[in-house]
Context: one part of a larger RNA
RNA sequence: GUUUACAGUGGAUACCUAGGCACCGAGAGAUGAGGAAGGGCAUAGUAAUCGACGAAAUGCUUCGGGGAGUUGAAAAUAAUCAUAGAUUUGGAGAUUCCCAAAUAGGGCAACCUUUCGGACUGCUGAUGAAUCCAUGGGUAUGAAAGAGACAACUUGGCGAGCUAAAACAUCUUAGUAGCCAAAGGAAAGGAAAGCAAAAGUGAUUCCCGUAAUAGUGGUGAGAAAAAUAGGAGAAGCCUAAACCAUGAAAAUGGGGUUGUGGGAAAACAAUACAAGUGUCGUGCUUCUAGGCGAUGCAGCCUGAAUGUUUCACCCUAGAUAGCGAAAGUCUAGUAGCCGAAAGCAUCACUAGCUUACACUCUGACCCGAGUAGCAUGGGGCACGUAGAAUCCCAUGUGAAUAAGCAAGGACCAUCUUGCAAGGCUAAAUACUCAUGGGUGACCGAUAGCAAAGUAGUACCAUGAGGGAAGGGUGAAAAAAACCCCAUCGGAGAGUGAAAUAGAACAUGAAAUUGUAAGCUC
Numbered sequence: 001g002u003u004u005a006c007a008g009u010g011g012a013u014a015c016c017u018a019g020g021c022a023c024c025g026a027g028a029g030a031u032g033a034g035g036a037a038g039g040g041c042a043u044a045g046u047a048a049u050c051g052a053c054g055a056a057a058u059g060c061u062u063c064g065g066g067g068a069g070u071u072g073a074a075a076a077u078a079a080u081c082a083u084a085g086a087u088u089u090g091g092a093g094a095u096u097c098c099c100a101a102a103u104a105g106g107g108c109a110a111c112c113u114u115u116c117g118g119a120c121u122g123c124u125g126a127u128g129a130a131u132c133c134a135u136g137g138g139u140a141u142g143a144a145a146g147a148g149a150c151a152a153c154u155u156g157g158c159g160a161g162c163u164a165a166a167a168c169a170u171c172u173u174a175g176u177a178g179c180c181a182a183a184g185g186a187a188a189g190g191a192a193a194g195c196a197a198a199a200g201u202g203a204u205u206c207c208c209g210u211a212a213u214a215g216u217g218g219u220g221a222g223a224a225a226a227a228u229a230g231g232a233g234a235a236g237c238c239u240a241a242a243c244c245a246u247g248a249a250a251a252u253g254g255g256g257u258u259g260u261g262g263g264a265a266a267a268c269a270a271u272a273c274a275a276g277u278g279u280c281g282u283g284c285u286u287c288u289a290g291g292c293g294a295u296g297c298a299g300c301c302u303g304a305a306u307g308u309u310u311c312a313c314c315c316u317a318g319a320u321a322g323c324g325a326a327a328g329u330c331u332a333g334u335a336g337c338c339g340a341a342a343g344c345a346u347c348a349c350u351a352g353c354u355u356a357c358a359c360u361c362u363g364a365c366c367c368g369a370g371u372a373g374c375a376u377g378g379g380g381c382a383c384g385u386a387g388a389a390u391c392c393c394a395u396g397u398g399a400a401u402a403a404g405c406a407a408g409g410a411c412c413a414u415c416u417u418g419c420a421a422g423g424c425u426a427a428a429u430a431c432u433c434a435u436g437g438g439u440g441a442c443c444g445a446u447a448g449c450a451a452a453g454u455a456g457u458a459c460c461a462u463g464a465g466g467g468a469a470g471g472g473u474g475a476a477a478a479a480a481a482c483c484c485c486a487u488c489g490g491a492g493a494g495u496g497a498a499a500u501a502g503a504a505c506a507u508g509a510a511a512u513u514g515u516a517a518g519c520u521c
Stems, first nucleotide, its partner, number of pairs: 001519008015472002019443002021440004026435001028432002031148001038099003041054001043052001045077002049073002051058001060093006069081001071079001104113003120146002123142001124140001127137001153184001154182005168218001194201002205232003216222001236424003239368001243254004261367003266360001274355004281349003285345001287343002290338003296311001298309003312329002314318001320332003373397007383409001404419005459466002482492001484490002
C1' cells in the first nucleotide's frame, strides 16, 4: 500500500409529521378622538421565555351551553376552587397603565414640565376693521364632523431607466416600475349633441369573436383598433331655464325635463284609484355555543390485537382520525335528526312615506356662455403632423337659441342621426390581509413559506438593510434504586419486547479513523 473482519466517527437513505404550498366554493372586506393599528412596561405563592391579561391585571359581571374535575404552554411543590355546577365554551357588558393620529406645552417614542388645558381644521351662534362686497381678527358652544391604520383589487396626479431596434437619436421598454392622493366592498363607467348607412340599432360594464385584420410605423423594430354578430347581466332617474307665488333682497315653494323636438303661455273638457319604497313592529329562516346518534364476543400467536380461527351483528352510518401491529360493530365521529336566554343578518306582512296619466292650438318666451368654434402651442385617441376628423389642456379671440346647434375621419353641398357646455344610478366585472369549510397524479426537514423548535429570532451593519442553523428515546419515563472506579465517563445491578432504544438517545450509507489477521515491498 492493499484485502478481509470487528469497532468508532459521520448523518446519507428509506419511513414518519407537528409545518408549509396551491386551488375551490362560502361569508366578509369589519377599524379609529368612546383614543385605533402597532408597541413599551407591568400582572401568577415560586427565575426567564411565549401565550393571556391591564393597577378591577394569568382576570371581573351577566345571560345561555356543558357536566367532573380544575388553577395556560409546563413539570414539581404549596395553597385553593368544584354537583349549592367549578375549569371550559358562545352572546352581551365592565375594567383597559404608558407611548403611538397623539391632540395641555416640550421631547432623544413608551419620558419631562405643568397654571390641569380635547391641540389644529371644519360646522353652528353671536360679535366684527381700514373698505361696498369680500378677506382678516379676537370670542362662545357642543361626547363633535375630520385626521391615523389597511394585503391585493380601483380611480386620479406625477412619472423613469436598463432593455429591443442586432449601433443609435424618432420609436420601443411604457403610461410599465416607482412616488403621491382618494374611495369602496367593489371601484370606474353609464341612460346618446351615440353607432351606423339608404337597412337599421337603442345607457354602461364584462366575456367571446371580428383580428394579429383595417390602419399606423427611422413604412424599421414594433405597436394595434372599431362596427355588425353571439353571450353574462339588465333599470332607469333627478335638476337649470321660461311662467306663477312669497319676500326689501338673498332666496324658497310650485311648475318643468323632451328628440316621431319638448316645455312655458293660451284654450278646453275630462280620466284613473294604481305603482314604488318600506328604517318601526310582528313572524319565518340562517349564523355566532351545542345535543342525540346503530352494531362483537371468545380461542391462538404476541410486549401489545385492529392480525389469525370459529360463530355473529349494524348500515339513510364500510368518510376520516386515534387507541401498544392492519378496527363498519373500542373511542371521537360519520349518515340522519334536534337545538338559542342574548346578539347579527335575510325574507314575508305591515304602520308610515313618495309618485302618476291624455287631447287641441300658436310666429313672438325658455331649452345649461367666456361655453362651442377659430388661431397658436401641446397632450391623448391603434392613428409618430400627416389631407387628420372626434376628445382634453394652456394662451388669445369669440357665436347661435329651433328659420337653431352638433356629428357622420380635412373641407363644401345634400341627406341621415342626435340635442353639448348640470347631476345620480343596482347587476353582470376585479382582488384576497384576515375568517371558517373542503380538495390535491403538491412538499416531506439541503424539500415545503426565510421561519415544523426563542423566526423576521440569534447574529451582521453607523444606517438603509441583510438574515440563519436547529425535527424523530420508548407503547408507557417504566429516565436507571443500590454498589464499585471516581468531576467526564465507565463496570455491575435493575426497567423494558429491545439499552448496539440510555437521554451526544429510531434506521445508521459513503468519505474517513483505529485494532487484528492475510498478501505485497
Record summary: This is a predicted structure of a 521-nucleotide part of an RNA (large-subunit ribosomal RNA, domain I) from Solanum tuberosum. RNAcentral holds the full RNA, with entries from SILVA. Its Rfam family is "Bacterial large subunit ribosomal RNA".